SAM riboswitch aptamer (S box leader) from Alteribacter keqinensis, 114 nucleotides, folded computationally. Lineage of the source: Bacteria > Bacillati > Bacillota > Bacillaceae > Alteribacter. It matches the Rfam family "SAM riboswitch aptamer (S box leader)". About the family: The SAM riboswitch is found upstream of a number of genes which code for proteins involved in methionine or cysteine biosynthesis in Gram-positive bacteria. The coordinates come from a structure-prediction model, not an experiment, and the mean pLDDT is 84. The RNAcentral record of the sequence draws on Rfam.
RNA sequence: CUUUUAUCCGGAGAGGCAGAGGGACUGGCCCGAUGAAGCCCGGCAACCAGCAUGGCAGUGAUCUGCCUGCAAGGUGCUAAUUCCUGCAAAGCGGUAAGCUUUGAGAGAUGAGAG
Numbered sequence: 001c002u003u004u005u006a007u008c009c010g011g012a013g014a015g016g017c018a019g020a021g022g023g024a025c026u027g028g029c030c031c032g033a034u035g036a037a038g039c040c041c042g043g044c045a046a047c048c049a050g051c052a053u054g055g056c057a058g059u060g061a062u063c064u065g066c067c068u069g070c071a072a073g074g075u076g077c078u079a080a081u082u083c084c085u086g087c088a089a090a091g092c093g094g095u096a097a098g099c100u101u102u103g104a105g106a107g108a109u110g111a112g113a114g
Stems, first nucleotide, its partner, number of pairs: 001114008013041001015040003021031003025086001027084002042078003047074002050070003054067005082106001087103006
């Protein structure tokens, strides 16, 4: 980098350093010197790994699968639903502006494969 798959309307500091930018991209709309990015500390979280002298199912089996609980070792996250939107369909609306819902796409993160 490509690809498969799961998840994305919940959760997380009135700390230190640092100094102007940031929210992927488009168009919006926002955040920011009452201090952005980044780094450190703190915190949140159970995707993977781990544990159960918990449940269910299968099995010859002390093995496997699913669920549940514990738990921060490996990632991850820590304004706003992935902040909204971008393509398609349906509905509402006067065939308008616009609104709603669903799906796709894009993106993010985990795990697996190339």